[in-house]
RNA sequence: GCUGAUGUAGCACAGUGGUAGUGCACCUCGUUGGUAACGAGGAGGUCGCGGGUCCGACCCCCGCCAUCAGCU
Numbered sequence: 001g002c003u004g005a006u007g008u009a010g011c012a013c014a015g016u017g018g019u020a021g022u023g024c025a026c027c028u029c030g031u032u033g034g035u036a037a038c039g040a041g042g043a044g045g046u047c048g049c050g051g052g053u054c055c056g057a058c059c060c061c062c063g064c065c066a067u068c069a070g071c072u
Stems, first nucleotide, its partner, number of pairs: 001071007010024004018055001026042005048064005
């Protein structure tokens, strides 16, 4: 230098154009003599950044950034 993949909550990830979700973690409550476990509820997101297409974009297109892999 070229090619490809990945980027979504604190962490690990789902989500193939129409309300952003799951598990763990966190907070509150219940249960217990008390903890753990279990049950119920809750909080937490400019979906890497900027633009474009579309009535509508995490999703499609372009550029950039970061990480990983391959080629030279």

Predicted 3D model of a 72-nucleotide RNA (transfer RNA) from a Christensenellaceae bacterium.
Model confidence (mean pLDDT): 83 of 100.
Its Rfam family is "tRNA". Gene Ontology term of the family: triplet codon-amino acid adaptor activity.